[in-house]
RNA sequence: AGAAGGCUGGGCGGUCGCCGGCCGCAGCGAUGCGGCGGGAGGAAAGUCCGGGCUCCACAGGGCAGGGUGCUGGGUAACGCCCAGGGGGGGAAACCCCACGGCCAGUGCCACAGAGAACAGACCGCCGCUCGUGAGAGCGGUAAGGGUGAAACGGUGAGGUAAGAGCUCACCAGCGGCGCGGGUGACCGCGUCGGCUCGGCAAACCCCACCCGGAGCAAGGCCAAAUAGGAGAGCAACGGGGUGGCCCGCCCCGCUCUCGGGUCAGGCCGCUGGAGGCGCCGGGCAACCGGCGUCCUAGAGAAAUGACCGUCGCCCCGGGCUCAUCCCCGGGGGACUGAACCCGGCUUACAGGCCUUCU
RNA sequence: GCCGGAGUAGCUCAGCUGGUAGAGCAGCUGAUUUGUAAUCAGCUGGUCGGGGGUUCGAUUCCCUUCUCCGGCU
Numbered sequence: 001a002g003a004a005g006g007c008u009g010g011g012c013g014g015u016c017g018c019c020g021g022c023c024g025c026a027g028c029g030a031u032g033c034g035g036c037g038g039g040a041g042g043a044a045a046g047u048c049c050g051g052g053c054u055c056c057a058c059a060g061g062g063c064a065g066g067g068u069g070c071u072g073g074g075u076a077a078c079g080c081c082c083a084g085g086g087g088g089g090g091a092a093a094c095c096c097c098a099c100g101g102c103c104a105g106u107g108c109c110a111c112a113g114a115g116a117a118c119a120g121a122c123c124g125c126c127g128c129u130c131g132u133g134a135g136a137g138c139g140g141u142a143a144g145g146g147u148g149a150a151a152c153g154g155u156g157a158g159g160u161a162a163g164a165g166c167u168c169a170c171c172a173g174c175g176g177c178g179c180g181g182g183u184g185a186c187c188g189c190g191u192c193g194g195c196u197c198g199g200c201a202a203a204c205c206c207c208a209c210c211c212g213g214a215g216c217a218a219g220g221c222c223a224a225a226u227a228g229g230a231g232a233g234c235a236a237c238g239g240g241g242u243g244g245c246c247c248g249c250c251c252c253g254c255u256c257u258c259g260g261g262u263c264a265g266g267c268c269g270c271u272g273g274a275g276g277c278g279c280c281g282g283g284c285a286a287c288c289g290g291c292g293u294c295c296u297a298g299a300g301a302a303a304u305g306a307c308c309g310u311c312g313c314c315c316c317g318g319g320c321u322c323a324u325c326c327c328c329g330g331g332g333g334a335c336u337g338a339a340c341c342c343g344g345c346u347u348a349c350a351g352g353c354c355u356u357c358u
Numbered sequence: 359g360c361c362g363g364a365g366u367a368g369c370u371c372a373g374c375u376g377g378u379a380g381a382g383c384a385g386c387u388g389a390u391u392u393g394u395a396a397u398c399a400g401c402u403g404g405u406c407g408g409g410g411g412u413u414c415g416a417u418u419c420c421c422u423u424c425u426c427c428g429g430c431u
Base pairs, nucleotide, nucleotide: 001358002357003356004355005354006353007352008351010311011310012309013308014307015306016305018039019038021036022035023034024033025032026031041335045346046345048344049343050342051341052340053215054214055213056212060247061246062245063244065211066210067209068208069207070084071083072082073081074080085099086097087096088095089094100206101205105204106203107200108199109198122145123144124141125140126139127138128137129136130135153171154170155169156168157167158166172196173195174193175192176191177190178189179188180187181186219268220267221266222265229258230257231256232255233254234253238252239251240250241249275294276293277292278291279290280289281288282287313332314331315330316329317328318327319326359430360429361428362427363426364425365424368383369382370381371380377414385401386400387399388398389397407423408422409421410420411419
């Protein structure tokens, strides 16, 4: 100088407040007073994934739609994590990768350029014909030039009128076969084939796997109400539950009009859970198992704060000098606020500390 | 809290199966008019909300983030 991983996100005291819980007293009650105990985060955030929970069939079949995409494992599950393979970057520690399939099909590749996909001939090279000549026409060629993001392997030799995998040697790639290693992705070796085959699937699509829908404003209970009444219509091939459609399943008479009346409250769900820490055991690890121990925010548009003192951290100035220590004065301290609960990811963040490595 | 939608010129909007962005109004200049308006001709004006990725190439496809709007008993 750099790389990887982890921890932390001020401490203590005082004063004044805020929100729940329990107890006591006063009060018919609402409530008030006193006491005890509790009260945000690593991301509580974005709501991007996954699950629990609740209701609708114990979530069932088909179509449509969506998602994921190397291999093996972990997990309640995942688009997350761990380990490995392959590719790329770096001197290295190490980091990054949506990493199935364009020899199933279809489509796109602007401009430039002769030609953009089983292509093509502008310049050039070569041959023939014409012409005094400059050159023109026809044919061959794809080595060289030129265009482009991309032009149908590379080097050398042979070959040829000139050339070309046209042929040969080596190299690179692709494909087939065989052997060996690995659970596998894949790797190594040998051999054959001149096979040389463009890119895009975060283009349609194909293949494999996964996904039912809605969300605590889910849903349930209590109180009240939708009552009762009059008229009309449709009728069991009818209506609703059911928020993509069809089937299936479940429930039931349903719809409209007339006039009258009432409520938008309370309680539960509601926090102790795939939970934290320590030790032991298994595993490379993610993680799993056992034992011990610890953990009271849960309300309603919503509290968890403010000030002072002191200690600690950082910065500036001075004593005091460009060291250290000490002293004095001043300043700073981020991102952000639970709302059913968890596991992840992503994003924001003043600073401080520790470990390992190049 | 939960669910959904939109960001393109000063304003209102197009642009979509990727090829370098337009229309109307507004603004400026000129013509017309005694002058103004209207009209006609021409011109200016864009980080396609920000960042990253896929691709030869992104307003468009994908990821992330910011801002705004709507719905719910």

Predicted 3D model of RNase P RNA and transfer RNA as a complex of 431 nucleotides. Rfam match: Bacterial RNase P class A. Its family is annotated with ribonuclease P activity, dimeric ribonuclease P complex and tRNA processing in the Gene Ontology. Its mean pLDDT, the model's own confidence on a scale to 100, is 77.